[in-house]
Predicted 3D model of a 266-nucleotide RNA (Bacterial large signal recognition particle RNA) from a soil metagenome. The model forms 90% of the base pairs in the Rfam consensus. The coordinates come from a structure-prediction model, not an experiment, and the mean pLDDT is 80. It matches the Rfam family "Bacterial large signal recognition particle RNA". Rfam's curators write: The signal recognition particle (SRP) is a universally conserved ribonucleoprotein involved in the co-translational targeting of proteins to membranes.
RNA sequence: CCGUGCUAGGCGGGGUGCUAGCGGUGCCCUGUACCCGCAAUCCGCUCUAGCGGGGCUGAAUUCCCUCCCGAGGGGUGCAGGCCCCGGGUCAGCGCCCCCGUUUGUGGUGCUGAUGGUCCGGUCCCGCAACGAUGGAGACCCGUGAACCAGGUCAGGUCCGGAAGGAAGCAGCCUUAAGCGGUCACCUUCAGGCGUUGCGGGAGGGCUGGACCGGAGCCGCGAAGGGUGGCAGCGCCCGGGAACCGACCUCGACGGAGGGUGCACGG
Numbered sequence: 001c002c003g004u005g006c007u008a009g010g011c012g013g014g015g016u017g018c019u020a021g022c023g024g025u026g027c028c029c030u031g032u033a034c035c036c037g038c039a040a041u042c043c044g045c046u047c048u049a050g051c052g053g054g055g056c057u058g059a060a061u062u063c064c065c066u067c068c069c070g071a072g073g074g075g076u077g078c079a080g081g082c083c084c085c086g087g088g089u090c091a092g093c094g095c096c097c098c099c100g101u102u103u104g105u106g107g108u109g110c111u112g113a114u115g116g117u118c119c120g121g122u123c124c125c126g127c128a129a130c131g132a133u134g135g136a137g138a139c140c141c142g143u144g145a146a147c148c149a150g151g152u153c154a155g156g157u158c159c160g161g162a163a164g165g166a167a168g169c170a171g172c173c174u175u176a177a178g179c180g181g182u183c184a185c186c187u188u189c190a191g192g193c194g195u196u197g198c199g200g201g202a203g204g205g206c207u208g209g210a211c212c213g214g215a216g217c218c219g220c221g222a223a224g225g226g227u228g229g230c231a232g233c234g235c236c237c238g239g240g241a242a243c244c245g246a247c248c249u250c251g252a253c254g255g256a257g258g259g260u261g262c263a264c265g266g
Base pairs, nucleotide, nucleotide: 001266002265003264004263005262006261009057010056011055012030013029014028015027016026020046021045022044023043024042034054035053036052037051038050063259064258065257066256067255068254072250073249074248075247076246078245080244081243083240084239085238086237087236088235089234092233093232094230095229096228097226098225099224101223102222103221104220105219106218107217108216115212116211117210118209119208120207121206122205123201124200125199126198127197128196129195130194131193133190134189135188136187137186140181141180142179143178149174150173151172152171157166158165159164
């Protein structure tokens, strides 16, 4: 150095949770790397840390150690960011309001502005007329009397020698009282309905007319002022779940380097 056969070892790893601690079943991340039984009110162990049974591979690309990278996870008492909540600030911005004054512009006005006086309307009360509305009545229609309403009165009854008369129930018709209905017309009654008229009252606003009087009146904008208002933006303080970031920690896969048996034969 080569061949053959063995053994140590390997046949996933990590995080989290539970635990005095270590593993497992569980959940999560990587990744593809044996099988059976046990196991979350847990199962099995004791720093040598799953237990029991079986199978494959096997001293090197495969086992062990160190370093690098880094998916992902966990922790945090973080003057951090984003966003939100609460409080404050008007002496930052913005918006609104008020104000003499200045200024620009438009409209209107000597065919008479603002203003004033008088008389009215609008408002309140009272009374009328008309209308509308509602109630009632009348008219009209229908119904409506066993007998004590009428007309006609079958049958039957009565008078009569007969002819012929008489009273009259039922039925039918028409009506009285009553009952029901009724658009309009008519009459009547009513008043927190309307219009008009008359009278009285009130009188601030708006408005119509007449008169007085003689130059403004109205709108929009700009500038200036305000120890006027609004917390909308900004700023300050405090608080806050998730997310991003910061710090600490563990760390798969991967990469680099190093280390490591036994026996026999040639």